Bacterial RNase P class A from an Acidobacteriota bacterium, 413 nucleotides, folded computationally. Its Rfam family is "Bacterial RNase P class A". By type it is a ribozyme.
RNA sequence: CGAGCCGGCCGGGCGGCCGCGGCACCACCCUUGUGGUGGGUCGAGGAAAGUCCGGACUCCACAGGGCAAGGUGGUGGCCAACAGCCACCCGGGGUGACCCGCGGGACAGUGCCACAGAGAAGAGACCGCCGCUCGAGCUUGCUCGGGCGGUAAGGGUGAAACGGUGGUGUAAGAGACCACCAGCGUGCCGGGUGACCGGCACGGCUAGGUAAACCCCACCUGGAGCAAGGUCAAGAGGGUGCUGAACCCGCGAGGGUGAGGCACCUGCGCAGACGUUCGAGGGCGGCCCGCCCGAGUCUGCGGGUAGACCGCACCGAGGUCGUCAGCGAUGGCGGCCCCAGAUGGAUGGUCGCCACCGGUGCGACGGUAACGUUGUGCCGGAACAGAAUCCGGCUUAUAGGCCGACUCGUCCG
Numbered sequence: 001c002g003a004g005c006c007g008g009c010c011g012g013g014c015g016g017c018c019g020c021g022g023c024a025c026c027a028c029c030c031u032u033g034u035g036g037u038g039g040g041u042c043g044a045g046g047a048a049a050g051u052c053c054g055g056a057c058u059c060c061a062c063a064g065g066g067c068a069a070g071g072u073g074g075u076g077g078c079c080a081a082c083a084g085c086c087a088c089c090c091g092g093g094g095u096g097a098c099c100c101g102c103g104g105g106a107c108a109g110u111g112c113c114a115c116a117g118a119g120a121a122g123a124g125a126c127c128g129c130c131g132c133u134c135g136a137g138c139u140u141g142c143u144c145g146g147g148c149g150g151u152a153a154g155g156g157u158g159a160a161a162c163g164g165u166g167g168u169g170u171a172a173g174a175g176a177c178c179a180c181c182a183g184c185g186u187g188c189c190g191g192g193u194g195a196c197c198g199g200c201a202c203g204g205c206u207a208g209g210u211a212a213a214c215c216c217c218a219c220c221u222g223g224a225g226c227a228a229g230g231u232c233a234a235g236a237g238g239g240u241g242c243u244g245a246a247c248c249c250g251c252g253a254g255g256g257u258g259a260g261g262c263a264c265c266u267g268c269g270c271a272g273a274c275g276u277u278c279g280a281g282g283g284c285g286g287c288c289c290g291c292c293c294g295a296g297u298c299u300g301c302g303g304g305u306a307g308a309c310c311g312c313a314c315c316g317a318g319g320u321c322g323u324c325a326g327c328g329a330u331g332g333c334g335g336c337c338c339c340a341g342a343u344g345g346a347u348g349g350u351c352g353c354c355a356c357c358g359g360u361g362c363g364a365c366g367g368u369a370a371c372g373u374u375g376u377g378c379c380g381g382a383a384c385a386g387a388a389u390c391c392g393g394c395u396u397a398u399a400g401g402c403c404g405a406c407u408c409g410u411c412c413g
Stems, first nucleotide, its partner, number of pairs: 001409004006404005012354007020043004025039005045384001049395002052393005057225004064289004069221005074088005089103001090101004104216002109214002111210003126155002128151010163181006182206002184203008229310004237266007246257004268302007281293004318337008356381011
């Protein structure tokens, strides 16, 4: 200098004017309300997206056993948890830095391996090789053809052919036998928390692949979700208590009916079916058993309300800086900070300057040139994209820029 690989960060800045939303903040005003005005302060993301995992939180709910269903799948660690993250092991790719993995089991069982090929799992003889025999030719030893038997070392087919190389042996061959190697099995030793790694000895044992096919094994698993779930008000009525206009009876004292008002409780009206301990209905993931709650439940027709507040952002698995421990994920300790809370749904418009990217003109420097660096003028552009209870991840989209570590190649010292 070039090429690559891994990780992290930013993703416009400053100012003026006008305009938005929150506030447990301040001041003032008033019709005291869900009010108005002014000030102060805060106000979208690295993915807010996808809704794919895991949770916090809320309700069912006090919650057992079995079957089925679903999820995960090397080991150890981190974490609230996870299919996440970190480290390591094994396998594969790459010169390498690094990257990838639906990573337990094929000797529990079932299935599949097209086509080609003789034969695709206890398979197989197409071309061959060898022996015996028959016939023909003729160079008397060969060639060609047929039959019987042996063979799987050579060739061919295929993604893959029942270990590999060399030798002994044989009529020709073959783990038939031998040496070495690979795999497998058994026993032992060493290292490691472990997955696993290394070594020694014995054994001729060599019977494929596929489970991201069904399946087997191991471990794990309540459901629904902020439109969860609460509080208040209102409303069609009813009940209880107090009060009580007007009217009636009475000579009178007094008694009766009683609209309305106040307070509290309950809660819409009509009809039908079943049921109230011989239990309707409901709950326990889908089913079964078993258990539990239970006096009302269900169906049809009709009526009222759809408003305000909480949940909801300051106690949060919170952020940030430093330090310690650790290979690391991460954890401990200390300091500092409070960072949106809308509800037809807020952060926008405009102007100026600067920064960034691209194009272009001119000048300077370097260079053979291409081109690079720098100064200046003009033109254009500026990614993906918007919270709705919240958090930890994963996945997807992303103009442009910056920082760090490492690998390979070339050149110089």
Model confidence (mean pLDDT): 76 of 100. Of the family's consensus pairs, 96% are formed in the model. Lineage of the source: Bacteria > Pseudomonadati > Acidobacteriota. The sequence was found by an Rfam model in a public genome assembly.